[in-house]
RNA sequence: UCCACCGUAGCUCAACGGCAGAGCAUCCGGCUGUUAACCGGAGGGUUGCUGGUUCGAAUCCAGCCGGUGGAGCCA
Numbered sequence: 001u002c003c004a005c006c007g008u009a010g011c012u013c014a015a016c017g018g019c020a021g022a023g024c025a026u027c028c029g030g031c032u033g034u035u036a037a038c039c040g041g042a043g044g045g046u047u048g049c050u051g052g053u054u055c056g057a058a059u060c061c062a063g064c065c066g067g068u069g070g071a072g073c074c075a
Base pairs, nucleotide, nucleotide: 001071002070003069004068005067006066007065010024011023012022013021018055026042027041028040029039030038048064049063050062051061052060
């Protein structure tokens, strides 16, 4: 330098054009002699960034940034 894949909540991942969600974690409450476990609830999002297409974009397109893997070049 080129190619492929990936980037969504603190973490692991869904949603693959039509209201952004789950589990774990955190906080509050219930239960318990206490803790853990279990049960209920709450908070938490610029969907990597900038544009484009569309009535409508996490999703499609272009460029850029970052990560992983592969190829190539120099030595």
This is a predicted structure of a 75-nucleotide RNA (transfer RNA) from an Anaerolineae bacterium.
Model confidence (mean pLDDT): 80 of 100.
Its Rfam family is "tRNA". By type it is a transfer RNA. About the family: Transfer RNA (tRNA) molecules are approximately 80 nucleotides in length.
NCBI's taxonomy places the organism under Bacteria, Bacillati, Chloroflexota, Anaerolineae.
It was read from a public genome assembly.